[in-house]
Context: one part of a larger RNA
RNA sequence: CUAUCAUUAAGGAACUCGGCAAAAUUGCUCCGUAACUUCGGGAUAAGGAGUGCCUACAGCGUGUUGAGCGCAGGUAGGUUACAAUAAAGAGGCCCAACCGACUGUUUACCAAAAACACAGGGCUCUGCAAACUCGUAAGAGGAAGUAUAGAGUCUGACGCCUGCCCAGUGCUGGAAGGUUAACGGGAGAGGUUAGCAGCAAUGCGAAGCUUUGAACUGAAGCCCCAGUAAACGGCGGCCGUAACUAUAACGGUCCUAAGGUAGCGAAGUACCUUGUCGGGUAAAUUCCGACGCGCAUGAAUGGCGUAACGAGUUGGGCGCUGUCUUGAUGAUAGACUCA
Numbered sequence: 001c002u003a004u005c006a007u008u009a010a011g012g013a014a015c016u017c018g019g020c021a022a023a024a025u026u027g028c029u030c031c032g033u034a035a036c037u038u039c040g041g042g043a044u045a046a047g048g049a050g051u052g053c054c055u056a057c058a059g060c061g062u063g064u065u066g067a068g069c070g071c072a073g074g075u076a077g078g079u080u081a082c083a084a085u086a087a088a089g090a091g092g093c094c095c096a097a098c099c100g101a102c103u104g105u106u107u108a109c110c111a112a113a114a115a116c117a118c119a120g121g122g123c124u125c126u127g128c129a130a131a132c133u134c135g136u137a138a139g140a141g142g143a144a145g146u147a148u149a150g151a152g153u154c155u156g157a158c159g160c161c162u163g164c165c166c167a168g169u170g171c172u173g174g175a176a177g178g179u180u181a182a183c184g185g186g187a188g189a190g191g192u193u194a195g196c197a198g199c200a201a202u203g204c205g206a207a208g209c210u211u212u213g214a215a216c217u218g219a220a221g222c223c224c225c226a227g228u229a230a231a232c233g234g235c236g237g238c239c240g241u242a243a244c245u246a247u248a249a250c251g252g253u254c255c256u257a258a259g260g261u262a263g264c265g266a267a268g269u270a271c272c273u274u275g276u277c278g279g280g281u282a283a284a285u286u287c288c289g290a291c292g293c294g295c296a297u298g299a300a301u302g303g304c305g306u307a308a309c310g311a312g313u314u315g316g317g318c319g320c321u322g323u324c325u326u327g328a329u330g331a332u333a334g335a336c337u338c339a
Stems, first nucleotide, its partner, number of pairs: 001334008010325002014323001019320001027051005036041001038157001052079006059071004080084001092318007099310002104116002120155007132141003158305004163235003168232002170228005177223003184216001188212005195204003236254005263297001264294001275291005
């Protein structure tokens, strides 16, 4: 020096991204216990006191009073040590905020979480030979179930709520019109040639065969017409105006399918930004409470609250400490020297 331990004067987080690590707390008995709350909790809240051993007396049961035995551990006194749950094993606590209700699940081997799940809520499909899934099929699951069931999808306890827009995309319904495939249909056109004409070259050319083929007919779909947002999604601009100033309840105008409601808000979302004010500190880009021109919040892509819960995240405090000021000492195993 490395690893693992033990102790440390004074200070006590000054360390550090951050109290990481360590220390501290710890059992049992008694006292005592706040806000808040879904009245269950919170709660071992917090915060205190006691704890060994000996003696005497008392208690309960059994037993004929008793003696004895068993149980329980009360009252009083005494006694040793620095120390009595004497070793080991055995919560640190509080305040505030965010997220997720909770128990649970997850990246086997760098992530345990605010991610997933969840009970609860909604929408859509499905009438049973169900929808849906697997399989070419037979068949199977769904289900030996039957709409209080099953499937898909979103949200995520609970409380208060969930605004406006159907123009676009999707879905559902509609069927008048337009468009529209194969099939049907076959007007017409072409090829071939018996024959005819011609001296010939060549021309015309029936039937048959063959190549093609217009009109017409023709469903769904699309166009079209409605509905539907807890379907995908979306939710404006400019100008003026009040008897200080400022601001604009108010007015005008353009555009739109409709112009963001209730809430919340410098947020896990705020660029400017260390916004401004207040609190906390001697001093804080963090934190908490407000404000609101929100670059670019916002209502089941859920909004806002919320007791309890969390190896979650953030800030503060008490206790505690070698984290530090600032080092030191000791132990064990290495390292090092010799063999």

About this RNA: Predicted 3D model of a 339-nucleotide part of an RNA (large-subunit ribosomal RNA, domain IV) from a freshwater metagenome. The full RNA is in RNAcentral, with records from SILVA.